[in-house]
Order: sequence, then C1' cells, then structure tokens
RNA sequence: CCGGGGGGCCGGGCAGCCGCGUCAUCGCAAGAUGCCGAGGAAAGUCCGGGCUCCACGAAACAAGGGUGGCGGGUAACGCCCGCCGGACGAGUGGCUUGCUGCGAAGUCCAGGGAAAGUGCCACAGAGAGCAGACCGCCCCCCAAGCUGUCAAAGGCUUGCGGGGUAAGGGUGAAAGGGUGCGGCAAGAGCGCACCGGGCCGCUGGUAACAGGGGUCGCAUGGCAAACCCCACCCGGAGCAAGACCGAAUAGGGGCGGCGCGUCCUUCGGGACAGGUCUGUUUCGGACCCGACCGCCCGGGUUGGUUGCUUGAGCCGCGCAGCAAUGCCCGGCCUAGAGGAAUGGCUGCCCCCGCCGAUACGGUGCCCGACCAAGGGAAACCUUUGGGCAUACCGUCGGCGGGACAGAACCCGGCUUACAGGCCCCCCGGCGAA
Repeated sequence: CCGGGGGGCCGGGCAGCCGCGUCAUCGCAAGAUGCCGAGGAAAGUCCGGGCUCCACGAAACAAGGGUGGCGGGUAACGCCCGCCGGACGAGUGGCUUGCUGCGAAGUCCAGGGAAAGUGCCACAGAGAGCAGACCGCCCCCCAAGCUGUCAAAGGCUUGCGGGGUAAGGGUGAAAGGGUGCGGCAAGAGCGCACCGGGCCGCUGGUAACAGGGGUCGCAUGGCAAACCCCACCCGGAGCAAGACCGAAUAGGGGCGGCGCGUCCUUCGGGACAGGUCUGUUUCGGACCCGACCGCCCGGGUUGGUUGCUUGAGCCGCGCAGCAAUGCCCGGCCUAGAGGAAUGGCUGCCCCCGCCGAUACGGUGCCCGACCAAGGGAAACCUUUGGGCAUACCGUCGGCGGGACAGAACCCGGCUUACAGGCCCCCCGGCGAA
C1' cells in the first nucleotide's frame, strides 16, 4: 500500500439573556441562593428476574407451555463465554477452462431422535418405500439385403420375436454408495485397491468429540421450523400490582346446585359420615346444614398520600480465570414528573456537502553560474535560490445540512433504527528499512 474481517467511543462545544422540575437552606409571604435534571437505544413488549398481591400446604401424576451439541458464567434466562461438529469464507492448488481439492481471520446454524409409530415428497419420470426399464448395451431364433467363396464358414446392415442387464444416457430438488482396475456374452461390490458406511475395541479429552486399529461387500432416501418420541425446566396476575387516609352508598335483590344425617353425652359438647376450599390421587389443615360453587339485576367511590428511587448500582487499581465473570481495596450518589419538567433567542466555534475566488503556502516539472550549510577522497548529492504549470490539498467568502430519537416501579438481556467523525485489533498478499 492492497484485499478480507471484528470491536470501541463521540454524535455537538462555549458564552450571554429569558424561562422550567425535584430536593436543600433562608424568608411571614412574594421570592432568593445552591446541587442535580432523559438514551445507547429511553423504542419493540420478545425473554428472565427483583418487588407486590392472590391461590390452604406437601408429594406424585395429567394437561398446557418452554428449551434442545458439550462444558462453564449468572439472581435467572430462550442471554453471555469457551470448546466440538457442520455450512460459508479472502484466497490458493490440480487440469478436463469449468469441474474439483485445500481453506486464514471471521460469519451463520430452530445442532437430541427417521430402526417406537403416523404422515408428506406436486409435476416430470420406467421407477420416489420397498422399488423400477423409456433410450440404450449383450446373446439367441427367423426373414431380407450386402460382402466373401469353386461352394461354404464368417462378418456387416435392417426388421420381428425371446432372454439377460442396471454400468452409459434421459426425467427430476432428490434415483439404491463414489473413483479406478479386473471380470463378463454385455453388465452388476460380481471381485480387488482406496474413500465412504455398519459392528467391535484401543488412545487422548470432564464431555460433545477426535485419531488409529481390526472386521464385514455392506440393498435401504429426504422432511420432525410435520404430528410425535426423548432429556431438562415452568403456579397466576401485574405498579392501571398493592398499602393507608378521606368521602359516599343499599351490610342490596333474585334464581339454582349439593348434605334436611348416625352414635355417645355430665346437654357444654365430642366422634364418624358428608359437603366446600384443587385437573386427578394420597397425606395434613381450615370451614360448614347458608360454608362453598354458578348465573342475573342494581347501588357507591373515580379525591389525597404513598409505592417512587441506595441499586443483583456506577467508576478506578489489583488478583484468579483462555474468556464470560468473580473477589479484595478505594472513591462517587448522577431525574423522580403526576397529563406529565430540562426549553426559546442571539453570537462564535466544530463536523460534512456544494458553489465561487485566490498562485499566498503545500504539491508537480525545469534550471542550478556564484555565495552559504551538511555529506563525500573526488566527481557529485541534498538544502537554501530562480522560473513554469496547476485550483488537487490548505486558505478566504457564500449557501445548505448536522443522524436515530424522549424516562414514568426498577434491573439483566435480545431485536430493530441511526447523517457524520475518530480510534483500536485480527488475517492474507506485496514492498521498503
């Protein structure tokens, strides 16, 4: 310098004038002063929690839902980190010049199971789940023609029929392992070598998995982001959750379901059964002859305070770890509105784009006699110096633009949006010192 990748930060600054919100101090009050005052995504509401309330509790099962390679992190997760496997990947090798092998950094994967079962694979095609012969290839019978011969045999072509074949071609997204050699009438794992695959075992690794060895010619697709099976996990609702104060009303009305029991008694009650609280069952508990369950009609309150900001918080150094992250020490407090505050104006600066001017500087080319500086043994080289060209960069002026986008209980993530600017790192190639 070229090419391919990954990550981080900023995304306006300063000044003046006027104007907002919480809190604190002063003040009788009006008000004054001071600190602080939207985001990396505040968005989406897709996950996980903290917190609050409800479900009577425990266990097992069912239903429903979620996740899906292995290991680690975390409060937890469908998130993050590392590793494994697969696909892609700048490029690179081979020769058949469009096919194939290798493949960096990195990117992506909804990555368990198709031999538990069910289902689908249109059309084309002979055949798409137990297969299959369209075109071909080979052999045989018959017929015709040609060649050949003294006559034959043999060979070639065409046509019909019979048999064999799945290598070659065709159809298709996909066709029953691949390449090569042998074999065969022609073929076929038919045999062999290598690759691939099944089974067995060894080594390494926590594991996913990787490597090697032995053996077997070994017919056998795809889709589970189809139903399903397997492993693991999961109460419900949500700040419009809730708590308190105040105020007001009608402690409202109707219908239905289930038990109208048994025994004992000192008449207080106790035990059993039954009912309800639960999708089922077991155990325990509570309530009950208006407890509970279901449906319908109707009335009151829409006020105030709180929840509401000190947090699984942020920043810095160090230690452990490949990392995510954790721990120790030190420092900091950075919105809490309540129809919803942080804004408006002016000037200068900053960044970007366009237009115009300018030869002032840089840049490019040419000359280089003398003086001066540096290097050199010298020739000479470089700088200083002179000239020319050019609007490429700087400079001046003008115009325009400055992204995505606003907290509402709070955190950890994911996903989506983002004008422009700066910085760092990784891989490969070329070149220089």
Bacterial RNase P class A from Novosphingobium sp., 433 nucleotides, folded computationally.
The source organism's lineage runs through Bacteria, Alphaproteobacteria, Sphingomonadales, Sphingomonadaceae and Novosphingobium.
The sequence was found by an Rfam model in a public genome assembly.
Its mean pLDDT, the model's own confidence on a scale to 100, is 76.
It matches the Rfam family "Bacterial RNase P class A". Rfam classes the family as a ribozyme. Rfam describes the family as follows. Ribonuclease P (RNase P) is a ubiquitous endoribonuclease, found in archaea, bacteria and eukarya as well as chloroplasts and mitochondria. Its family is annotated with ribonuclease P activity, dimeric ribonuclease P complex and tRNA processing in the Gene Ontology.